[in-house]
The prediction has a mean pLDDT of 80. Predicted 3D model of an 83-nucleotide RNA (transfer RNA) from a Candidatus Obscuribacterales bacterium. It was read from a public genome assembly. It matches the Rfam family "tRNA". It is annotated as a transfer RNA.
RNA sequence: GGGUGGAUGUCCGAGUGGCUAAAGGAGACGGGCUGUAAACUCGUUGGCGCAAGCCUACACUGGUUCGAAUCCAGUUCCACCCA
Numbered sequence: 001g002g003g004u005g006g007a008u009g010u011c012c013g014a015g016u017g018g019c020u021a022a023a024g025g026a027g028a029c030g031g032g033c034u035g036u037a038a039a040c041u042c043g044u045u046g047g048c049g050c051a052a053g054c055c056u057a058c059a060c061u062g063g064u065u066c067g068a069a070u071c072c073a074g075u076u077c078c079a080c081c082c083a
Base pairs, nucleotide, nucleotide: 001082002081003080004079005078006077007076010026011025012024018066027045028044029043030042031041032040046055047054048053059075060074061073062072063071
C1' cells in the first nucleotide's frame, strides 16, 4: 500500500429501518434473607422530572429517510490476510 472483518452503556456482549436508553451476563448501588460475611433473592443502574414526559446517546463527520445503533460516503482506530 491492497483486501476482509470490526468499534454498542462502567466492562463483556446481542441487536430485522419504527416495537430500543438498547436483550443477556458481569460489576456497582439499594433492599430481603443471615449473629456477621459469603451464597441466594428482589429492585435500580445516561441526564432532568413526583409522575407524565422531555433532552441526549451505539468511534467521528456528513448524507438518505417521515423515522438511523442499523442503510450510504468519507475519516480515525483495532484485528486478520496479502504484498